């Protein structure tokens, strides 16, 4: 660089200590224990096995992901409601290619 997705889901556990939540402004999480590992557990892009002319589906769970708040909000537009509204972007994240 194309492309799909991003409002559901996911621990009262071990080790382990002080930071996390992409940057950046804000707001929040965290000694009632942060990251990180283990462990569990969620979901079902890929991928296995099946039904179908076909769209598509049904098990599984090998290869990613994920498991505080909408991808925590945020620009920009709409509104007689000024808001964590409601449309949409540009940055990011995942998964395929």
């Nucleotide at each position: 660089c194309u492309u799909a997705u991003c409002a559901a889901g996911a621990g009262u556990g071990g080790c382990g200590g002080a930071g996390g939540g992409a940057a950046c402004g804000g707001c929040c999480c965290g000694a009632u224990g942060a990251a990180g590992c283990c462990c569990g557990g969620c979901a079902a892009c890929c991928u296995g096995c099946g039904g179908g002319a076909g769209a598509c589906u049904g098990c599984a769970a090998g290869g990613u992901g994920c498991c505080a708040a909408a991808u925590c909000c945020g620009g920009c537009g709409g509104c007689a409601g000024u808001g964590u509204u409601c449309g949409u972007a540009a940055a990011g994240a995942u998964g395929a290619g």